[in-house]
Parts: sequence; structure tokens; C1' cells
RNA sequence: UUUCCGAAAGGGUAAACCCUGGGUAACCAGGGGGCACAAAGCUACGGGUCCUUAGAAAGUUGGUUUUCUGGUAAGGAUGGCCGGGUUGCCGAA
Repeated sequence: UUUCCGAAAGGGUAAACCCUGGGUAACCAGGGGGCACAAAGCUACGGGUCCUUAGAAAGUUGGUUUUCUGGUAAGGAUGGCCGGGUUGCCGAA
């Protein structure tokens, strides 16, 4: 110096919920708040989940030009769902 690991110290972030604003929505930003986190910093590359639009076959609906489920496709969201990439504070065993 690097990797693994996570004692101590200095700190950092900020769940649910409430208020304000943006968005069709998922969700996001600011203020309060504090569940938790050793990357809960950044990144939407892979998967998962969620939202919007379209919506086949088939089923469902007492019935129609009805209701609901709905493969698939496109766009969006989620990094505190998991993995990958990348950057970083400290230095006990």
C1' cells in the first nucleotide's frame, strides 16, 4: 500500500408517519421525525417488484357494444429487493 474483516473513535445517512410542492400513477423534492444501515454513497447493466398505456386466446359476468382476470409489447419508477460496476472514512483482533 492492497485485500478480508468490523473492535474503538470521529462522524454520516434517514424507515414508517405528518406538513408543503411536483407527477395520471408508481414515486420524487424540501421541512419535521427516527426504524434501521459498514457503503442505506453513486450507477437502472442483469433479475425481481410496482405504475401507466395498448390488450390476443381463454375464462368470468343474467345480458349487449358490459364487468373482472389476462400472455405480450412500449414507456416510467424502485439503489433501504437482490446481484454487478464504481468511489470512499477509521485501523483493534
Background: A computed fold for a 93-nucleotide RNA from a Nitrospirota bacterium, annotated as c-di-GMP-I riboswitch aptamer. The coordinates come from a structure-prediction model, not an experiment, and the mean pLDDT is 81. It was read from a public genome assembly, where an Rfam model found it. Of the family's consensus pairs, 95% are formed in the model.